RNA sequence: CGCUCAUCCAGAGGGGCAGAGGGACACGGCCCGUUGAAGCCCCGGCAACCCUCCAGCCGGUCUCGUUCUGAUCAUUGCCGAUCAGCCAGCGAGGCUCCCGGCUAGGGAAGGUGCCAAAUCCGUCUCACGGCGAAGUGCGUCGUGAGGAAGAUGAGGA
Numbered sequence: 001c002g003c004u005c006a007u008c009c010a011g012a013g014g015g016g017c018a019g020a021g022g023g024a025c026a027c028g029g030c031c032c033g034u035u036g037a038a039g040c041c042c043c044g045g046c047a048a049c050c051c052u053c054c055a056g057c058c059g060g061u062c063u064c065g066u067u068c069u070g071a072u073c074a075u076u077g078c079c080g081a082u083c084a085g086c087c088a089g090c091g092a093g094g095c096u097c098c099c100g101g102c103u104a105g106g107g108a109a110g111g112u113g114c115c116a117a118a119u120c121c122g123u124c125u126c127a128c129g130g131c132g133a134a135g136u137g138c139g140u141c142g143u144g145a146g147g148a149a150g151a152u153g154a155g156g157a
């Protein structure tokens, strides 16, 4: 940064300074807060994105077979033989080493991140259901799926 991908119902708090707000923004709701909010500092912790170890599988890769293509030889012609291609198809097998991916499990030194409530909930779209003097419609409530926005990480420009 109008970029890409992944994740977001799990988990993890004490102290000091400070002194009234805070939960991203707007609105609505619901919460947290003078038994001390935001912010800053110290210590601790959680998690496992980057990192790392192991196993399995897949692909690259290697070997073999077969088909294919080209050249040469042979033949009236076909069948055929040799060599090459194999960055050409298919099949079978190996997987020692190397590379990439996926799945499951382990680790935590370092780089980030995080440590009230699902990203606190809703807002937009669709589906289903309840209710309403409402009947392919409208309003409202609920459930589910998706989106938007946001956060964090890894990458890219």
Stems, first nucleotide, its partner, number of pairs: 001156001003155006013043005021032003026123004044115003049111002051107003055103006061094007068085006119149001124146009